[in-house]
Molecule: small-subunit ribosomal RNA
Organism: uncultured bacterium
RNA sequence: AGAGUUUGAUCCUGGCUCAGGACGAACGCUGGCGGCGUGCUUUAUACAUGCAAGUCGAACGAUGAAGUUCCUUCGGGAAUGGAUUAGUGGCGAACGGGUGAGGAACACGUGAGAAACCUGCCUUUCAUUCUGGGAUAACACCGGGAAACCGGUGCUAAUACCGGAUACUCCGUCUUGGCGGCAUCGCCGAGCCGGGAAAAAAUUUUGAUGAAAGAUGGUCUCGCGGCCUAUCAGCUAGUUGGUGAGGUAAAGGCUCACCAAGGCGACGACGGGUAGCCGGCCUGAGAGGGCGACCGGCCACACUGGGACUGAGACACGGCCCAGACUCCUACGGGAGGCAGCAGUAGGGAAUAUUGGGCAAUGGGCGCAAGCCUGACCCAGCGACGCCGCGUGAGGGAUGAAGGCCUUCGGGUUGUAAACCUCUUUCAGCAGGGAAUAAGCGAAAGUGAAGGUACCUGCAGAAGAAGCACCGGCUAACUAUGUGCCAGCAGCCGCGGUAAUACAUAGGGUGCAAGCGUUGUCCGGAAUUAUUGGGCGUAAAGAGCUCGUAGGUGGUCGAUCACGUCGGAUGUGAAAUUCUGAGGCUUAACCUCGGACCUGCAUUCGAUACGGGUUGACUAGAGUGUGGUAGGGGAGACUGGAAUUCCUGGUGUAGCGGUGGAAUGCGCAGAUAUCAGGAGGAACACCGAUGGCGAAGGCAGGUCUCUGGGCCAUUACUGACACUGAGGAGCGAAAGCGUGGGGAGCGAACAGGAUUAGAUACCCUGGUAGUCCACGCCCUAAACGAUGUCAACUAGGUGUUGGGGGGGGAGACUUCCUUAGUACCGCAGCUAACGCGUGAAGUUGACCGCCUGGGGAGUACGGUCGCAAGAUUAAAACUCAAAGGAAUUGACGGGGACCCGCACAAGCGGUGGAUUAUGUGGAUUAAUUCGAUGCAACGCGAAAAACCUUACCUACCCUUGACAUGCCAGGAACUUGCCAGAGAUGGCUUGGUGCCCGAAAGGGAACCUGGACACAGGUGCUGCAUGGCUGUCGUCAGCUCGUGUCGUGAGAUGUUGGGUUAAGUCCCGCAACGAGCGCAACCCUUGUCAUUAAUUGCCAUCAUUCAGUUGGGCACUUUAAUGAGACUGCCGGUGACAAACCGGAGGAAGGUGGGGAUGACGUCAAGUCCUCAUGGCCCUUAUGGGUAGGGCUUCACACGUAAUACAAUGGUCGGUACAGAGGGUCGCCAACCCGCGAGGGGGAGCCAAUCUCACAAAGCCGAUCGUAGUCCGGAUUGGAGUCUGCAACUCGACUCCAUGAAGUCGGAAUCGCUAGUAAUCGCGGAUCAGCAUGUCGCGGUGAAUACGUUCCCGGGUCUUGUACACACCGCCCGUCACACCAUGGGAGCGGGCUCUACCAGAAGCAGCUAGCCUAACCGCAAGGAGGGCGGUUGCCACGGUAGGGUUCGUGACUGGGGUGAAGUCGUAACAAGGUAGCCGUA
Repeated sequence: AGAGUUUGAUCCUGGCUCAGGACGAACGCUGGCGGCGUGCUUUAUACAUGCAAGUCGAACGAUGAAGUUCCUUCGGGAAUGGAUUAGUGGCGAACGGGUGAGGAACACGUGAGAAACCUGCCUUUCAUUCUGGGAUAACACCGGGAAACCGGUGCUAAUACCGGAUACUCCGUCUUGGCGGCAUCGCCGAGCCGGGAAAAAAUUUUGAUGAAAGAUGGUCUCGCGGCCUAUCAGCUAGUUGGUGAGGUAAAGGCUCACCAAGGCGACGACGGGUAGCCGGCCUGAGAGGGCGACCGGCCACACUGGGACUGAGACACGGCCCAGACUCCUACGGGAGGCAGCAGUAGGGAAUAUUGGGCAAUGGGCGCAAGCCUGACCCAGCGACGCCGCGUGAGGGAUGAAGGCCUUCGGGUUGUAAACCUCUUUCAGCAGGGAAUAAGCGAAAGUGAAGGUACCUGCAGAAGAAGCACCGGCUAACUAUGUGCCAGCAGCCGCGGUAAUACAUAGGGUGCAAGCGUUGUCCGGAAUUAUUGGGCGUAAAGAGCUCGUAGGUGGUCGAUCACGUCGGAUGUGAAAUUCUGAGGCUUAACCUCGGACCUGCAUUCGAUACGGGUUGACUAGAGUGUGGUAGGGGAGACUGGAAUUCCUGGUGUAGCGGUGGAAUGCGCAGAUAUCAGGAGGAACACCGAUGGCGAAGGCAGGUCUCUGGGCCAUUACUGACACUGAGGAGCGAAAGCGUGGGGAGCGAACAGGAUUAGAUACCCUGGUAGUCCACGCCCUAAACGAUGUCAACUAGGUGUUGGGGGGGGAGACUUCCUUAGUACCGCAGCUAACGCGUGAAGUUGACCGCCUGGGGAGUACGGUCGCAAGAUUAAAACUCAAAGGAAUUGACGGGGACCCGCACAAGCGGUGGAUUAUGUGGAUUAAUUCGAUGCAACGCGAAAAACCUUACCUACCCUUGACAUGCCAGGAACUUGCCAGAGAUGGCUUGGUGCCCGAAAGGGAACCUGGACACAGGUGCUGCAUGGCUGUCGUCAGCUCGUGUCGUGAGAUGUUGGGUUAAGUCCCGCAACGAGCGCAACCCUUGUCAUUAAUUGCCAUCAUUCAGUUGGGCACUUUAAUGAGACUGCCGGUGACAAACCGGAGGAAGGUGGGGAUGACGUCAAGUCCUCAUGGCCCUUAUGGGUAGGGCUUCACACGUAAUACAAUGGUCGGUACAGAGGGUCGCCAACCCGCGAGGGGGAGCCAAUCUCACAAAGCCGAUCGUAGUCCGGAUUGGAGUCUGCAACUCGACUCCAUGAAGUCGGAAUCGCUAGUAAUCGCGGAUCAGCAUGUCGCGGUGAAUACGUUCCCGGGUCUUGUACACACCGCCCGUCACACCAUGGGAGCGGGCUCUACCAGAAGCAGCUAGCCUAACCGCAAGGAGGGCGGUUGCCACGGUAGGGUUCGUGACUGGGGUGAAGUCGUAACAAGGUAGCCGUA
């Protein structure tokens, strides 16, 4: 420091996600040791049990143990002693410890103030400690009660209580001196009068009282600071202030009486929600953000609510009273209790420890002290909860062992890892030694919980000690097997549908390590709330516009102040933390000491540039005046013509109108058309314009009246008067609403007619609201320049509107300058790009508004406004990983331009109808083997299914196999015959001994049989794992690269443009220059000629014959080898002096001469695992192999491709003519004979330019048929045969005789073909025993038409739009149906909080008190003072009643929303999306 993810790719915007750090954590797997820390975050839920606050006999009465002494009747008694203890009394219990419920507050932090205060114990100073009195608990007795406890009578003490004296400093009234201050006033004095104290104990000290100070602690007040919410905007009656009084330690409405009407609030009052605050902790570069465990400071609370008492201090955690809930005891009458102290229990929860030891240390309470108490504290225990440290060994060791895993079978890897050898012993273990922490106290003795711990020494032995996560990218680390969109994974993107580096397992690897991962939370990355540090034309975002309040900001020159600002000093900013220098634990964590820091606040001194305040001046901003000027600026009144419609009348007759085409409609009752007259409403042609005006909305015939603003010129006046503008006010198109008018045309709704599958639309005919006017509302628009207002600065050019000035000209006019608008182009600059560019989206300043992923949603609820419609303000749950902007390349368009093709058109002939053949689908079947499926499957694989083929079915058999290699044994191989069987096969049997080496034995090669194992075999699966081959776009003209240039980039350029071509063919131009694969050419064939050659070919000349038959010849034809020829070469024209095109000449052939082969980059996961090859998977007495029979040949049907026809351009009969290219020895087969014929016999010739298949047919010449289901047509069927073949039943072809079906030219639709072509005619080959209407070739005869490119189809180039990129067979919207989720409304129901009014009123306090009681003081007494009880008044908690507010939960039903696999209906949007789309409104 970044990375992944939107796209085919790119740049940007923008969200989501990850890598880091942290934690009081939890969970999973694992776990050796030690140190230091840390441990109920949830129910402030309920608590059993024990402990956590006592102490003092040197305050008091009482009690009186041990011990000692004495006495004794030996029971004991007395004295002393003072342990112990309940009570009175003192001090403490208000500290320490816990928790964070409440509280948004002077609660906290910080800094000030108290001239408005208190302070026990402690310290210092001064003074005093005199004299009396009456009670009471304990105790004793009696009584009540279950208990808790209580009552009565009697006795008694005090440092308990009370009176008196004294008191200079205290307090109060009055008088008064000095000093000071801050308004009230403060301090130091002086005088008179009045008032106020005490306690002793014990022994040499401590107490007590008064006063003054200090210290400590507390109380009160103020400035400033720190949460969310405006869907909380107004709040307030003791409220704000005053006077007086009361109250308090103390100021104060703190409380009360009276008076006044104030006080707070947009700088956020009041209300709601949430929260203990801080030092600090975590994170971050910082600024910030989050948090407030442990430690420390403050606050609040102590079962819930209220209350006071005591006291120096409390409204009191382990005190009291009352009320309430809960728990416990009870004899039912009453009582008791409060772990948010330490342990512990239950519950809750993902989750948090021992009912431990000790007061040895530190600290606290009491005490003179010893000491006692102390769950504060110090320790130990439990937990890897965290941080830190250590260990699980070190060195050597290759045959690179075994095993595992992988493998291309060679090997690789685990891996120096292990074994093995040599060492070491930390930690743990055992044994021995063994602390500091301890100072105090005490006469002395003695005193350590931790702890026999730390630490030291010794001993033995590598001995007891490694896991977890991950390995597709981000992100370090890869293979195998299993699984097969299953099981599963996943932080995001995404993996898994048979070859998964993504699931699971294994091997290996990577990372960290006594831990490792996961989950949660926070910060970071995130400049993704932007102060540092973002934006708003199109991505989210400028308010519709203007005026203007608060606020913010503000021109030039002086003076002054010192508020901001800057500097110095002082105080404070606790400690701890952090940083840093040292030091201590073996190190570290940790701890100790010093320093820095604590960015802050306050006070004070100084500076005065800038900002600010005050004051004085100025004129450049702003405004006023004066003189001009343009204008659909606004309001009102009046008025004009054209046109539409209607009415009246005339002329006139059958249609008009409307559309893509029609119909509805109007018209013989006279329309439309036309003429004249009249009525009425609305809008203003031409001018007219990227022209004018206005703030925007908006504004258009003309005239008049009233009126706003701008601009120009001049420079007289004012003298900063300015800019912006939260709230606020006004204006604000259309639609819409209310009332009243008006209503010609147009025209939502509605009606009808069409269109359509439907058509609640588009089109047509009508037509109501409305559109118009007046007044009043509404307040929204894609209210747009999608661009807030104001000001300044920063190259130009061109046009136009308004004003002013100058030059030229007689004028028309022209030219230059300036100013205010309004358009276009463009430099710099900016921008993601597009684009903007002095009218900025450039460079700056001032102010306002707005944005923060998409959807949900501009929706719900609430508020405000509105008559309503609705507007405005404006969420959340939930859901997705995108949504989006600009540009790029493609593809597509019922977009455009250009061009091509039998693409259309023009023609010719077909298909679709019939019959048959053949293929396919479907159905059937034991099987009807498999594949091919739009073009580009369907006479296709198959160039031949009776058996075989054959892969399918049935039945019967074989299991190292029909076939290959290796091993062992035997035998040559081979062969004859018989039996069983459907056959395969099985059984028996005959003949036979080969080749090579060797003397022989024997061995070897080939072959056969048997055996065992490796293996064979598979037309089994996957063409979506593949190779190869092929189809298709398409023989279309395209597809790319290098370098350069342009662009942030994808990409562009080149390849586009102007011409031209069949062609990216060529030329020219050009930021391109070149090149490659394609095109063309080179190849084959055909057309012409030449040369060479001349048999089987040919025959002009010579001879010969029936015949080129034979001699002869090679001229011709032909054959087959080589060459020539054609190149826009020549001429004319057009064209740009080009390429090229048009025409012509010559030529056999002319512009590629015709035909073929040849198929760029790529597309279709196109086809083929059944040609072959091949990965993986599967079968292995079977999915392999053999045999027989059957099937592939079925048949209500549908489709494709063909054949033959429907006839006279024909059929039939007779005669007759002319090819080319091929095939042939298991072959072609002549002559001749037989048969009606298929064919049979026959045998010559031919390995073929020789022989043969082999007569070509259409044609031509005659004859006949006469338009008919025929002398057309030939299917079907019957009969008889021929041939092939082991065999024609299922299931061959052909022949003859007989039969003679459909069919009379074919609906919608559709195919081929541009010349030797279509059409038509026959011939041949492959396959093949046989079988051809198929297919591949061959020749014969031989047309018609093409105006042309509008349209259909396909293709190419350029351009345009796009929401498509699986690319239009695309994308995508809404209703409905189903499932699930969250949410709004909802008759209501239930709860929380809160307000108002009223009732009620415990305890307590205060006031009053006439009833009752009463020791101290007064009084001789009566009695009084004072006190208490009781009563009562006021305040008040709980509680109650009624009515509001707010919030939460729930609710039949209901509304929309979201998500979901292939549901239904349509087709709205994206292309001109097929009616351009969108915004507002009804």